[in-house]
RNA sequence: GGGGGUGUCGUUCAAUGGUAGGACAUUGGUCUCCAAAACCAAUGAUGUGGGUUCGAUUCCUACCACCCCUG
Numbered sequence: 001g002g003g004g005g006u007g008u009c010g011u012u013c014a015a016u017g018g019u020a021g022g023a024c025a026u027u028g029g030u031c032u033c034c035a036a037a038a039c040c041a042a043u044g045a046u047g048u049g050g051g052u053u054c055g056a057u058u059c060c061u062a063c064c065a066c067c068c069c070u071g
Base pairs, nucleotide, nucleotide: 001070002069003068004067005066006065007064010024011023012022013021018054026042027041028040029039030038047063048062049061050060051059
């Protein structure tokens, strides 16, 4: 240089074009003499810019980051 793949809460993983969800973690509460465990609740995310569409995490495109293959 060429080709391909991935990008979603703090972490990990979902979401067939129609309200972005689960687990862990964090915070608060219940329970307990105290704590742990358990249970309940809350907080928090679509890499960036365009395009298509009534509507985009999803489709198209460029860029950025990372990974793989190849010279």